Predicted 3D model of a 269-nucleotide part of an RNA (large-subunit ribosomal RNA, domain VI) from a bacterium. Model confidence (mean pLDDT): 86 of 100. Its Rfam family is "Bacterial large subunit ribosomal RNA". Gene Ontology terms of the family: ribosome and structural constituent of ribosome.
[in-house]
Context: one part of a larger RNA
């Protein structure tokens, strides 16, 4: 910037990845061989490593979030709480994000071959796979399988809407997203975030006050109190009003094209 307006879905030219491999069991201790040993085919069974995706489980993390301990400092002081000390230090840990965890993957199958192995078969009454014809043959090669893909300038195809304005941006709310643009979800005809409300979850019995004990302390209240990235509601707050680009037709002229005049050719008309 093009692809002569947008929006969804699309086709696939042509690209890229992937293609590994082992052990054991049966066939069958048979085939074969005196024997010792010991199969092709052909069936299934479980790994290596390499790959994708995931976070139910095993762990890791978790400067959200419980709870314990120290030293200082604060709230007048007890008694609570509360700043700092690597997140002061330990101990657990939701989401998330991991692996070393869990699932998937490389199957089978076609086609054309390559050493090679055949058919039929003459030159050359034989003989020979080749000279005419024909069949078979590899983890190799084309596909089959998985992605990206129409800047595929040949810039493709369908539905739909659209100067009676489609559609798109700015703008706010946000994260499945992410340095910034971008992407996605949403803008009251709304659960997009926070707030509340419940509830999974984590932490592990909170302050107070009652009682026993001289007291440390323990008991009862009590799984208590505090969180709660996570799920589920709920418009209570915040996505307010608005603005902006936005595809069209007719003439006329140019550049280009074609014809006719044109002195041999150009020019020129």
């Nucleotide at each position: 910037c093009g692809u002569u307006g947008a929006u969804u879905c699309u086709u696939g030219a042509g690209g890229g990845g992937a293609u590994u491999u082992g052990a054991c069991u049966c066939u069958a201790g048979u085939a074969c061989g005196a024997g010792a040993g010991g199969a092709c085919c052909g069936a299934g069974u479980u790994g290596a490593a390499c790959u994708g995706a995931c976070c139910u489980c095993u762990g890791g993390u978790g400067u959200g979030g419980c709870a314990g301990c120290u030293c200082u400092g604060g709230c007048g002081c007890c008694a609570g709480c509360u700043g700092g000390a690597c997140c002061g230090c330990u101990g657990c840990g939701u989401a998330g994000c991991u692996a070393u965890g869990u699932c998937g993957g490389g199957a089978a199958c076609g086609g054309a071959u390559a050493a090679c192995c055949g058919c039929u078969g003459a030159a050359a009454g034989c003989a020979u796979c080749u000279a005419a014809g024909u069949g078979g043959g590899a983890a190799g090669c084309c596909g089959a399988c998985c992605c990206c893909a129409a800047g595929a300038u040949u810039a493709g195809g369908a539905a739909u809407c659209g100067u009676u304005g489609a559609g798109a941006c700015c703008c706010c709310u946000a994260g499945g997203a992410g340095a910034u643009g971008a992407c996605u979800a949403g803008g009251u005809u709304g659960a997009u975030a926070g707030g509340c409300a419940c509830c999974a979850g984590g932490u592990g019995u909170a302050c107070g006050c009652a009682c026993a004990g001289u007291a440390a302390u323990g008991u009862g209240u009590u799984g208590a109190g505090c969180c709660g990235a996570g799920g589920u509601g709920u418009a209570c707050u915040a996505a307010u009003u608005g603005g902006u680009c936005g595809a069209u037709c007719u003439u006329g002229u140019c550049a280009g094209g074609a014809a006719a005049u044109g002195u041999g050719c150009g020019a020129a008309u």